This is a predicted complex of two RNAs, RNase P RNA and transfer RNA, with 443 nucleotides together.
[in-house]
C1' cells in the first nucleotide's frame, strides 16, 4: 500500500430581524421583560412493562406465543456470554436449536416398490416344456428320427444383493461364511447409538470406558411435553344524588371466548358538570466519575433540570462561515432520512454525507 | 388508539389443506366473414404470483420481516 470484519460519533454552525406554542416575572386589565421549545429513529405499531379502570383478578377449558444452557432486567418472543450445528484462509457471521423410539396424515412425476410395501422392468438362480447348432443313427442326400447338457426362446416360481428410477429405495459399511441364487440370515472388524460409569464444567456439552439396539423425511403438517399470558387502553380513568313502579328469588348483567365461582336488585323519570381542567410529565430520568462482572448491567458518589400541543407551536428571510457537485473561477446550486401527542425498555425499517477505533489476511521494504 | 383484510395478465377475479404446462371473463393483436364497419368465428400474445429471506426434494399456497391500498369500530350527558 491492498482487501475485509466488527463497532462508535455527528449529522450543518453563529449572529440580527419578524413570528408560533408553553413558563415565570410584572400589571386592575393590558403594554413589556426574561428564559426555554423535536429524534436517533419521534416511523412501523411488531414485542415487553408502566399508570388506570374493570371485583382483592379466582380455578378449569380454550386460544395464543415461546422452546440449548447460564445470567442480565421492572417484564420481554429484547439483551450478554457459553454449548452444539452451519459457513469462512483468518478477524468474525449466523442458526424457529424441544420431541418423528406416543399416536395420525403427507411423500407428486418417475419407478417394481415411497413406508414394519410388494402383482420383478432389468439382470441372477432352480423347475418344465421346445430344439436352431453341437452329439447319435438312418438315408432317397438342400432330407428324417433319437437324445436334450450348454446357449436361446416360452411358462411356472425364487431372489429387493447389483442395474435403472427418485429428493429420498427399507437405512448396516467391508470382508467371510451361507445359498440353487441370494438377503443382517449369520460371523469378525470399522462406524453409529438409547442409556449407564469416570474426569472436567454452575449447566448446555466436551473427552474417556462400557454398551442393549437395529423402525427414511417432514412438527414453518396436525400433534404431544415443557414455560408464560385475566381484558380494555389516556377517546383509560376522575360523579353521581333522588322520585316512582315491580321482585324477594327468579331472570337479567358485570367477568367482552365457554364453564364453573363469585358480585351486582331490576326499569323508568328528574336534577346535576366544575371540564377549552386534571391525568400530562422528576422519570426502571439523563450526563460524569468510581467499583463488581469477560459482557449484558449492577453499586457508591457527584451534577443537570431538558417540548407538552388540542388540528396540533417548534418556522421564515438576510449575512457570514463549515461541506459537497457544477461551470463561464467567481458565481450557482444542495446539505440526508424524517417530525413529538400518557410514559418508558426493546425490535423492525429510513437515512445524502462525515470522522474515528480495535482487529485479520495478503503483498512490498526495513 | 384498538380489530381486521387484500395484493395473481391491460382490467375483474379464481386457484391458496404444497406437486412442477398459473387459468377463466372481458380488453389488446391478426386472421376468416363483409361493398366498408359492428356483431360473430379461429388463433395467438400478454404472468419477477408485491418484495426480501426462510421451511422443504418441491412454494402463487407454509413461517418471518418490509412495500403498498382498503375497512370497521369507540367520545363530547
Nucleotide at each position: 500500500g491492498c482487501a475485509g470484519u466488527u463497532a462508535a460519533u455527528c449529522g450543518g454552525a453563529u449572529a440580527a430581524u419578524c413570528g408560533c406554542u408553553g413558563g415565570c416575572c410584572g400589571u386592575a386589565a393590558a403594554a413589556g421583560g426574561c428564559g426555554a421549545g423535536a429524534g436517533g429513529a419521534a416511523a412501523g405499531u411488531c414485542c415487553g412493562g408502566g399508570c388506570a379502570g374493570c371485583a382483592u383478578a379466582g380455578g378449569a377449558u380454550a386460544a395464543g406465543a415461546c422452546a440449548g444452557c447460564c445470567g442480565c432486567u421492572a417484564a420481554c418472543g429484547g439483551c450478554g456470554g457459553c454449548c452444539g450445528g452451519g459457513g469462512g484462509c483468518a478477524a468474525c457471521c449466523u442458526u424457529a436449536g424441544g420431541g418423528a423410539a406416543a399416536g395420525u396424515g403427507c411423500c407428486a412425476c418417475a419407478g417394481a416398490a415411497a413406508c414394519u410395501a410388494a402383482u420383478a422392468c432389468c439382470g441372477c438362480c432352480u423347475u418344465c416344456a421346445c430344439u436352431a447348432u453341437c452329439c447319435c443313427g438312418a438315408c432317397u442326400c438342400u432330407u428324417c428320427g433319437g437324445a436334450g447338457c450348454u446357449c436361446g426362446c416360452g411358462a411356472a416360481g425364487g431372489u429387493a444383493a447389483g442395474g435403472g428410477u427418485g429428493a429420498a429405495a427399507c437405512g448396516a459399511g467391508u470382508a467371510g461364511u451361507g445359498u440353487a441364487a441370494g438377503a443382517g440370515a449369520c460371523u469378525a472388524c470399522a462406524g453409529c447409538g438409547a442409556c449407564g460409569c469416570a474426569u472436567g464444567g454452575u449447566a448446555a456439552c466436551a473427552u474417556g470406558c462400557g454398551g442393549a439396539g437395529g423402525g427414511g423425511g417432514u412438527a414453518a403438517a396436525c400433534c404431544c411435553u415443557g414455560u408464560c399470558u385475566g381484558c380494555u387502553g389516556c377517546a383509560a380513568g376522575g360523579a353521581g344524588a333522588u322520585g316512582u313502579g315491580c321482585a324477594u328469588a327468579a331472570a337479567g348483567g358485570g367477568c367482552g371466548a365457554u364453564c364453573c365461582g363469585u358480585c351486582c336488585g331490576c326499569a323508568u323519570g328528574u336534577c346535576g358538570a366544575u371540564a377549552c381542567c386534571c391525568g400530562c410529565u422528576a422519570g426502571a430520568g439523563c450526563c460524569g466519575a468510581u467499583c463488581g462482572g469477560c459482557a449484558a448491567c449492577g453499586u457508591u458518589c457527584g451534577g443537570c433540570g431538558u417540548a407538552g400541543a388540542u388540528a396540533g407551536a417548534u418556522g421564515a428571510u438576510u449575512a457570514u462561515c463549515a461541506c459537497g457537485g457544477a461551470u463561464u473561477u467567481a458565481u450557482u446550486c444542495g446539505u440526508a432520512c424524517a417530525g413529538a401527542a400518557c410514559c418508558c425498555g426493546g425490535c423492525u425499517u429510513a437515512u445524502a454525507g462525515a470522522u474515528c477505533a480495535a482487529c485479520u489476511g495478503c503483498c512490498a521494504u526495513c | 388508539g384498538c380489530a381486521c383484510c387484500c395484493g395473481u395478465a391491460g382490467c375483474u377475479c379464481a386457484g391458496c389443506u404444497g406437486g412442477a404446462u398459473a387459468g377463466a371473463g372481458c380488453g389488446u393483436u391478426g386472421g376468416c366473414u363483409u361493398g366498408c364497419g359492428g356483431a360473430g368465428c379461429c388463433a395467438a400474445a400478454g404472468g419477477u404470483c408485491g418484495u426480501g429471506c426462510g421451511u422443504u426434494c418441491g412454494a402463487a399456497u407454509c413461517g418471518c420481516g418490509c412495500c403498498g391500498g382498503g375497512u370497521g369500530u369507540a367520545c363530547c350527558a